[in-house]
Description
Predicted 3D model of an 87-nucleotide RNA (Glycine riboswitch aptamer) from Chelativorans petroleitrophicus. The organism belongs to Chelativorans, within Bacteria. Its mean pLDDT, the model's own confidence on a scale to 100, is 78.

RNA sequence: UGCGCGUCCGUGGGAGAGAGCAGCAGGAGCUGCCGCCGAAGGGGAAAUCGCCCGAAAUCUCUCAGGCAAAAGAACCGCGGAUGCGUU
Repeated sequence: UGCGCGUCCGUGGGAGAGAGCAGCAGGAGCUGCCGCCGAAGGGGAAAUCGCCCGAAAUCUCUCAGGCAAAAGAACCGCGGAUGCGUU
């Protein structure tokens, strides 16, 4: 110098599901009731992977979160910073 992996920041993309009913209200808000979603997070099992005893899913549960917009959003691309490994 290059490459790989991880973390953080910025940026672009980013799904699903009732603007439900009742009350208070100007209201997309609050409370209660019912019906739903899975891709923040979290839990479960163990598909899968591997250093063989470890890691662990886009599977599963819906505790949390969400069900007009906004915000958020796993994951992917780009840029920057940083740590580790390798060359």